[in-house]
RNA sequence: CGCUUAUCGAGAGCGGCUGAGGGACUGGCCCUUUGAAGCCCGGCAACCUGUGAAAGCAAGGUGCUAAUUCCAGCAAAAUGGAAAUUUCAUUUUGGGAGAUAAGGU
Numbered sequence: 001c002g003c004u005u006a007u008c009g010a011g012a013g014c015g016g017c018u019g020a021g022g023g024a025c026u027g028g029c030c031c032u033u034u035g036a037a038g039c040c041c042g043g044c045a046a047c048c049u050g051u052g053a054a055a056g057c058a059a060g061g062u063g064c065u066a067a068u069u070c071c072a073g074c075a076a077a078a079u080g081g082a083a084a085u086u087u088c089a090u091u092u093u094g095g096g097a098g099a100u101a102a103g104g105u
Base pairs, nucleotide, nucleotide: 001104003103004102005101006100007099008098013041015040016039017038021031022030023029025073026072027071028070042065043064044063047061048060049058050057051056069097074094075093076092077091078090079089080088081087082086
């Protein structure tokens, strides 16, 4: 980078430095001086990697470490309520967006 494939309901700190913001975007709803983001350490996991016939094992390269990717954002279906052919709520399915890995250009 308007590219491809896979995954996204599990897992992970009562540590140190520092000191105000953070959860991609929008709307909600949250977290935060009982300490945000960042850095270090610790931890989780196992995509690539190593090994192996395989199951597995290891942990070098990434990644991750509040809330399902925090929820919804577009479309459809079902059910229910209102009201009259529209609207609201809930659930489900598909999609979009995003994140990560491994590739590609």

A computed fold for a 105-nucleotide RNA from Jeotgalibacillus soli, annotated as SAM riboswitch aptamer (S box leader).
Its mean pLDDT, the model's own confidence on a scale to 100, is 85.
The RNAcentral record of the sequence draws on Rfam and Ribocentre.
It matches the Rfam family "SAM riboswitch aptamer (S box leader)". Rfam links the family to the GO term regulation of gene expression.